[in-house]
Context: one part of a larger RNA
Molecule: large-subunit ribosomal RNA, domain IV
Organism: Verrucomicrobiia bacterium
RNA sequence: AUCUCUCUAAGGAACUCGGCAAAUUGGCCCCGUAACUUCGGAAGAAGGGGCGCCUCGGCGGGUCAGAUCAUAUCAAAGCUCGCUGGGGCCGCAGUGAAAGGCGCUCUACGACUGUUUAACAAAAACACAGCUCUGUGCGAACUCGCAAGAGACCGUAUACAGAGUGACAAGUGACCAAUGCGGUAAGAUUAAGGCAAGGGGUCAGGCCGCAAGGCCAAAGCUCCGAACCUAAGUCCCCGUGAAUGUCGGCCGUAACUAUAACGGUCCUAAGGUAGCGAAAUUCCUUGUCGGGUAAGUUCCGACCUGCACGAAUCUUGUAACGAGAGAGCGACUGUCUCGGAGAGAUGCUCG
Repeated sequence: AUCUCUCUAAGGAACUCGGCAAAUUGGCCCCGUAACUUCGGAAGAAGGGGCGCCUCGGCGGGUCAGAUCAUAUCAAAGCUCGCUGGGGCCGCAGUGAAAGGCGCUCUACGACUGUUUAACAAAAACACAGCUCUGUGCGAACUCGCAAGAGACCGUAUACAGAGUGACAAGUGACCAAUGCGGUAAGAUUAAGGCAAGGGGUCAGGCCGCAAGGCCAAAGCUCCGAACCUAAGUCCCCGUGAAUGUCGGCCGUAACUAUAACGGUCCUAAGGUAGCGAAAUUCCUUGUCGGGUAAGUUCCGACCUGCACGAAUCUUGUAACGAGAGAGCGACUGUCUCGGAGAGAUGCUCG
């Protein structure tokens, strides 16, 4: 020097991304305890006080020699368990060691207990009770299997399956043009197939030719094949958003200015309602104002100019809860100013 500990003047987070680490707190009894709240909680809230030993009393409980004719009941001394009062003793210190919460406030997220990346992530992710939609009438839907068959279920719509949301409270707006799904079946389109007009190839045979060869051509075999008949689907029509999704622009206008309740115009399926908003969302941005600090890119409260919130990919709140995230206060401390001292271990030398 390193590691693990102990102590440390004065200060007390000045350290640092961040109080990381350490320190503080810690038991029992008594007093006392706020906002808020779903009235259960919050709560061990917070914040205070007491605690040893000796001695003398008082009171209460248990036990019982005895009293009592007896059940009952009463009950001395002693022992024992507590409560309480007086006096005294010692130490720095009496839960004399160890011991088992540091506390409080604000905010966002997730309701909660739970689950998870075995071995870098425990969370705001997953799940959840609750809510909603869709399918399914039983030989159910759905899933597995080529099938037989099996699960679903020895269940039966208060059931089962699939999807989304995620306690609770208040709510959940507009658009069916696109995509999806459901319905309707009039029309349009539409396959293989059916029927089959017609046509091609081959060719007995016939005709022409001196010949080579040419022309015509039945049956059979074979190839092509118009028109006509013909399903679902698609087009078309209607419905459907807790289905996938989407939810505008420009110009003008009020007796200071500014702004625009108002008007005009273009486009659209319809132009974002309530609520929230520089937000886990805000680029410009350390927006502006207020609070907190001597000083605050974070934090809290507002404003609204929402680059690019918004209503079950839910919106806004919310008591309780959280080894979760951000901010602040108190207490406490070697985190630091800034170091120092000590113990043990490792290490080095000799043995």